[in-house]
Context: one part of a larger RNA
Molecule: small-subunit ribosomal RNA, 5' domain
Organism: metagenome
RNA sequence: GGUUGACGGUGUAGCAAUACAACGGCAACCCAGUGGCAGACGGGUGCGUAACACGUAAGCAAUCUACCCUCGUGUGGGGAAUAACCUGUCGAAAGACGGGCUAAUGCCGCAUACGGUUGCCCUUCGCCUGAAGGGCAUACUAAAACCCGGGACCGCAAGGCCGGGUGCAUGAGGAGGAGCUUGCGGCCUAUCAGCUAGUUGGCGGGGUAACGGCCCACCAAGGCAAAGACGGGUAGCUGGUCUGAGAGGACGACCAGCCACACUGGAACUGAGACACGGUCCAGACACCUACGGGUGGCAGCAGUUUCGAAUUAUUCACAAUGGGCGAAAGCCUGAUGGUGCGACGCCGCGUGAGGGAUGAAGGUCUUCGGAUUGUAAACCUCUGUCACCGGGGAAGAAUGGCCAUGACCCAAUACGUCAUGGAUUGACUUAACCCGGAGAGGAAGCAGUGGCUAACUCUGUGCCAGCAGCCGCGGUAAUACAGAGACUGCAAGCGUUAUUC
Numbered sequence: 001g002g003u004u005g006a007c008g009g010u011g012u013a014g015c016a017a018u019a020c021a022a023c024g025g026c027a028a029c030c031c032a033g034u035g036g037c038a039g040a041c042g043g044g045u046g047c048g049u050a051a052c053a054c055g056u057a058a059g060c061a062a063u064c065u066a067c068c069c070u071c072g073u074g075u076g077g078g079g080a081a082u083a084a085c086c087u088g089u090c091g092a093a094a095g096a097c098g099g100g101c102u103a104a105u106g107c108c109g110c111a112u113a114c115g116g117u118u119g120c121c122c123u124u125c126g127c128c129u130g131a132a133g134g135g136c137a138u139a140c141u142a143a144a145a146c147c148c149g150g151g152a153c154c155g156c157a158a159g160g161c162c163g164g165g166u167g168c169a170u171g172a173g174g175a176g177g178a179g180c181u182u183g184c185g186g187c188c189u190a191u192c193a194g195c196u197a198g199u200u201g202g203c204g205g206g207g208u209a210a211c212g213g214c215c216c217a218c219c220a221a222g223g224c225a226a227a228g229a230c231g232g233g234u235a236g237c238u239g240g241u242c243u244g245a246g247a248g249g250a251c252g253a254c255c256a257g258c259c260a261c262a263c264u265g266g267a268a269c270u271g272a273g274a275c276a277c278g279g280u281c282c283a284g285a286c287a288c289c290u291a292c293g294g295g296u297g298g299c300a301g302c303a304g305u306u307u308c309g310a311a312u313u314a315u316u317c318a319c320a321a322u323g324g325g326c327g328a329a330a331g332c333c334u335g336a337u338g339g340u341g342c343g344a345c346g347c348c349g350c351g352u353g354a355g356g357g358a359u360g361a362a363g364g365u366c367u368u369c370g371g372a373u374u375g376u377a378a379a380c381c382u383c384u385g386u387c388a389c390c391g392g393g394g395a396a397g398a399a400u401g402g403c404c405a406u407g408a409c410c411c412a413a414u415a416c417g418u419c420a421u422g423g424a425u426u427g428a429c430u431u432a433a434c435c436c437g438g439a440g441a442g443g444a445a446g447c448a449g450u451g452g453c454u455a456a457c458u459c460u461g462u463g464c465c466a467g468c469a470g471c472c473g474c475g476g477u478a479a480u481a482c483a484g485a486g487a488c489u490g491c492a493a494g495c496g497u498u499a500u501u502c
Base pairs, nucleotide, nucleotide: 001030002029003028004027005026007024008023010021011020012019013018044261045260046259054185055184056183057182058181059180060179063178064177065176068174069173070172071171072170073169074168075167076110078108079107085100086099087098088097089096090095115141116140117139118137119136120135121134122133123132124131125130145166146165147164148163149162150161153160154159187233188232189231194224195223196222199221200220201219202218204216205215206214236258237257238256239255240251241250242249243248263284264283265282266281267280286297287296288295289294314340316339317338318337322336323334324333325332326331353383354382355381356380363374364373365372366371387443389438390437391436392435393434397429401425403423404422405421406420407419408418409417446491447490448489449488450487451472452471453470457486458485459484460483461482467474468473
């Protein structure tokens, strides 16, 4: 500022009931703006990096720390603006620029200073520069309000006043976080042997939260290196993972810690914290819009698309739980997270039936033509009911928070506030786990191999051909090594190949 609603007085019409209108404050919802906090967490990726980046052990007497916790002290009195709004101008747009009004926990002076900073002195202590405590001195240095409730007293009223809570300022301590320094450790290469000028050190300054050539002026000539400097290559590091009897070797997916990065390169601003993935500025490449003047964008967030590739999933549900941000709270936000979906990608479990059943059907294969084998295998008989299917029931994950009731504490107060107890309430998953009933052997087995290594053999075809092959090697007319068949062996919802590691 808008919309809606109830209320109040006023006006208009009417005899009136009433209807309508504008106005006023209020409530709910919505929109924009000011202000505060958060956006530095969480989430992603591994380009870069051989480095105090990481790991580990220490140090900072050289440091910072918003929110949180504990303990003090204070919170007085003023001022000037500016968005929103009104109005004007420019522009295609993005947007920009004037004029006028106004508020604040926004901004700026003043007062006060328990303290803090600065200077000097003393005491105690110490790891070199010094640290802690105390004293003195003058100088510098703060602040912001808001909400809830109310008996007496004051006041016409607003309010004063009283009680409670949240804030704000300042100081000390804590917790957690961060910064810096150092010892040691972890790749290849000498077909890289010398490297270095802010380079190494000093004095003085600047800068930083802080030490420091971090930066600067001046001075000196140093510093590193076969225990591998410098150069080149490769690489995020670790807890760990794989393998192995171990010693080792290889790796660093998932989960966890640290680091680095956010289209490419550079820079600072704000802030307790960034040199900031979904902030700003500049340059570049790319893409898009354009009225050609000019603008806009950054999935290495979650899904999804395109491209590349042998190859890698849903543009799903919910904030119910856990956690985070904001808020007094209700609550809002949260592709963190919790779930579901897809994929035999891996691991684990289960099923595809169980018992009986012949000197042993048929068919297949082999055959010395007698038979052998497939084989209790099948048929047949008697059963069972996992999974899948149908019907019914059905937890836990829920604790809190706010609400209601009762009690205790605080208090002038049965207000407010805090705490305790009890009650009702809150589930995405969920058509789930699990349980009961029904029907029914019904719907559910493949792949590789059979010369040796290496478990498992015969027949037919082929004839150094066709082919096999991990190595040795097979095949030129009886091939257990090729191809087919039967039999057998090994694994099994998988099996085999290829690649890679041990």